Predicted 3D model of a 344-nucleotide part of an RNA (large-subunit ribosomal RNA, domain IV) from Ktedonobacteria bacterium brp13. The source organism's lineage runs through Bacteria, Bacillati, Chloroflexota and Ktedonobacteria. Its mean pLDDT, the model's own confidence on a scale to 100, is 87. Rfam family: Bacterial large subunit ribosomal RNA.
Context: one part of a larger RNA
């Protein structure tokens, strides 16, 4: 120098991306204990204060057997033994009594996700999955669905309060508009239309022409579903304009005009896990704050179950803050312990 242990004046996060490491805290009694809440929680909230031994004294209670008394009885009252066992007073020692050891730091605010759980065995534990709940659909039973040439089997030894398949994710409040396009429901008068049906006309052979037989090509007409059509349907896939003008200061635009769509984004939220110009203005908070909170609203490019917006409670989530605390620093330093190194 390296690892790992331990101590540090004064400072106490000034280090860092970031309190990462460390360090504080800690048992048990007692007192105290806010927002907010779904009244359970929040809570150990927080923030205090106590502890050893000796003596009264194994006291006071509590308990359990016993033995007398009352009483019919439940019970009641005396006394003796066994367990157990505070609190209080006085006095003892030591720096220290939870004297070693094992034992929570705390609080505030924000966002995601309700929670308890689940995953990338070996770089990710989350905010991602999964959840109770919500809806939508398919299924009447040899169920739908799957696996399988098939038999057969799972569903289910169940039967719509069952079982598939999609999205959604506790609760709370609440979920707008468009069915033009796709889709999937339903309808069946029209158009289209396959095979078959059908048989007008043509041809071939028929000893030469005819015909009959055989054959061979074949129009109209009839005809299924599905497609054209017609309706419905968004918690089905999806979508949710533009320009110009107007108010007696300016700005603004409640209003009025026009194109153009199916229809033009409603309630709520918004520089947001979404904002690009950006370090947006404004406030707070700090000596100083691209992070953070509140707000504004000009939403490059939020929005309603790919759900919106809120929300007690939880998290080894993420993001700010502030007490505490400390060798993370200013800044170093000393000690061990095993390396490394010399040397043998």
């Nucleotide at each position: 120098c390296c690892u790992c242990u331990g101590u540090u004046a004064a400072g106490g996060a000034a280090c860092u991306c970031g309190g990462c490491a460390a360090a504080u805290u800690a048992a048990c009694c007692c007192c105290g204990u806010a927002c907010c809440u779904u009244c359970g929680g929040a809570a150990g909230a927080a923030g205090g204060g106590g502890u050893g031994c000796c003596u009264g004294a194994g006291u006071a209670g509590c308990u359990u057997u016993c033995u007398c008394g009352c009483g019919u009885a439940a019970g009641u009252g005396a006394g003796g033994g066994g367990g157990u066992g505070a609190g209080c007073a006085g006095g003892c020692u030591g720096c220290a009594a939870g004297a070693a050891a094992u034992a929570g730091g705390c609080u505030c605010a924000a966002c995601c996700g309700a929670c308890u759980g689940u995953u990338u065995a070996c770089c990710a534990a989350a905010a991602a999955c999964a959840c109770a709940g919500g809806u939508c659909u398919c299924u009447g039973c040899g169920a739908a669905c799957a696996c399988g040439a098939a038999a057969g089997u799972g569903g289910a030894a169940g039967u719509a309060u069952a079982g598939g398949g999609g999205c959604u994710g506790a609760c709370u409040c609440c979920u707008g508009c468009c069915c033009a396009g796709u889709g999937c429901c339903g309808g069946a008068a029209g158009g289209u239309u396959a095979c078959g049906a059908g048989g007008a006309g043509c041809g071939g052979u028929g000893c030469a022409c005819g015909u009959a037989g055989c054959u061979g090509c074949g129009a109209a007409u009839c005809u299924a579903a599905g497609c054209c059509c017609c309706g419905g349907u968004g918690a089905a896939c999806g979508g949710c304009g533009g320009c110009c003008g107007u108010a007696a200061c300016u700005a603004u635009a409640a209003c009025g005009g026009u194109c153009c769509u199916a229809a033009g984004g409603u309630a709520g939220c918004g520089a947001a896990a979404u904002u690009c110009c950006u370090u947006g203005u404004c406030g707070g908070g700090u000596a100083a704050g691209u992070u953070c909170c509140g707000a504004c609203c000009c939403g490059c490019a939020c929005g309603a179950a790919a759900g919106g917006a809120g929300u007690a409670a939880c998290g080894a989530g993420u993001u700010g803050a502030g007490c505490g605390c400390u060798g993370u620093c200013u800044c170093g330093a000393c000690a061990g312990a095993g390396g490394a190194c010399u040397c043998g």